[in-house]
Context: one part of a larger RNA
RNA sequence: UGUUGGUUAUCUGAAGGGAAAGGGUUCCCAGUACGAGAGGAACGGAACGUUGUAGCCUCUAGUUUACCGGUUGUCUGACAAGGCACUGCCGGGCAGCCACGCUGUCGCGGAUAAGAGCUGAAAGCAUCUAAGCUCGAAGCCGCUCCUGAAACUAGGUAACCAUUCCCUGACAAGAGACCUGGUAACAGGCCUCAGUCAUGGACGAGAGCUCCCAUAGAAGAUGGGUUUGAUGGAGUCGGGGUGUACGCACCAAGGCUACGGCCGAGGUGUUUAGCCCGCGGCUUCCAACCGCUUGAGG
Numbered sequence: 001u002g003u004u005g006g007u008u009a010u011c012u013g014a015a016g017g018g019a020a021a022g023g024g025u026u027c028c029c030a031g032u033a034c035g036a037g038a039g040g041a042a043c044g045g046a047a048c049g050u051u052g053u054a055g056c057c058u059c060u061a062g063u064u065u066a067c068c069g070g071u072u073g074u075c076u077g078a079c080a081a082g083g084c085a086c087u088g089c090c091g092g093g094c095a096g097c098c099a100c101g102c103u104g105u106c107g108c109g110g111a112u113a114a115g116a117g118c119u120g121a122a123a124g125c126a127u128c129u130a131a132g133c134u135c136g137a138a139g140c141c142g143c144u145c146c147u148g149a150a151a152c153u154a155g156g157u158a159a160c161c162a163u164u165c166c167c168u169g170a171c172a173a174g175a176g177a178c179c180u181g182g183u184a185a186c187a188g189g190c191c192u193c194a195g196u197c198a199u200g201g202a203c204g205a206g207a208g209c210u211c212c213c214a215u216a217g218a219a220g221a222u223g224g225g226u227u228u229g230a231u232g233g234a235g236u237c238g239g240g241g242u243g244u245a246c247g248c249a250c251c252a253a254g255g256c257u258a259c260g261g262c263c264g265a266g267g268u269g270u271u272u273a274g275c276c277c278g279c280g281g282c283u284u285c286c287a288a289c290c291g292c293u294u295g296a297g298g
Base pairs, nucleotide, nucleotide: 005161006160007159008158009157010156011155015147016146017145021051022050024048025047026046027045028044034039052105053104054103055102056101060099062097063096067092068091069090070089071088072085073084074083075082076081094278107143108142109141110140115135116134117133118132164202165201166200168198169197170196171195174193175192176191178189179188180187181186203297206294207293208292209291211225212224213223214222231287232286233285235282236281237280238279239277240276241275242274247270248269249268250267251266254263255262256261
């Protein structure tokens, strides 16, 4: 853009895609059928591995340059707190992502192949075939899985909105009332209504942008929220990671000493601490404000 007004949802399923499954061991059947014996099945059923495949992160494991802790050298005068050295090195590690981990992986129908048959002539018989009919495979085609009204036969259903109004201009010239003149036919004027087209505007279901975001993400897109609000941040509580902070108090091997005392690694207590969190709950404190564009109108 189209699908013959616009929009929002939802469905059908033409067509397309896939391999979504493949193979094995053991047990029962059964030491049975069979066989002189030796030996030794099948149909059917059950359990358990394996390969592939789809999904997931409860467990196990990996990663975790979020985070916590230890520690070396050096620098910031010292402490504390830090910078740099591959993240300096090392010990742990939630979420996320993942496999080495966990879960699922089942069946049904149709038409057939080789083949097995029924009825049955040509050919009084026979014959699965010539007419007709019934079965029959891990194979073929479907259902089950995924995409899918742009499937031009462009589908169905439901709901909402619209199917209107105004200004100006152009064209066409219609109907009616009134005034003036005229005896009248009629003429002139003025007002109202109505027709077609075009520009602009109003209304308007809805959509997009702006704004706050994530179960989404290269950009678009997707999904959610926008005060009638828990969408994100902050706070707080819970849960979790690390492993007991700084400061202070006490103890202390040892060293020094003007014998008065001073220094002191380290330890204990305060302290299941301190620090931190991509998780959950609560709470309007902060930010989602104010707005803009578009949009069918036959």
Molecule: large-subunit ribosomal RNA, domain VI
Organism: Thermoproteota archaeon